[in-house]
RNA sequence: GCGCCCAUAGCUCAACGGAUAGAGUACAGGCUUGCGGAGCCUGGAAUCGAGGUUCGAUUCCUCGUGGGCGCG
Numbered sequence: 001g002c003g004c005c006c007a008u009a010g011c012u013c014a015a016c017g018g019a020u021a022g023a024g025u026a027c028a029g030g031c032u033u034g035c036g037g038a039g040c041c042u043g044g045a046a047u048c049g050a051g052g053u054u055c056g057a058u059u060c061c062u063c064g065u066g067g068g069c070g071c072g
Stems, first nucleotide, its partner, number of pairs: 001071007010025004018055001027043005048064005
């Protein structure tokens, strides 16, 4: 330099082009308990950036950024 893949809560992962973007774990509060780090309930927390297509984009297209793999 060229090609391919990936990018969503702190972390690990979901989401036929249409739902309030969901779950586990972590975190905060409460309940429970002899105590609670176990159990139960509640809550906060995310789509890498900029454009494009579409009535509608996490999803499709382009460019960029970052990461991984391969080729030279």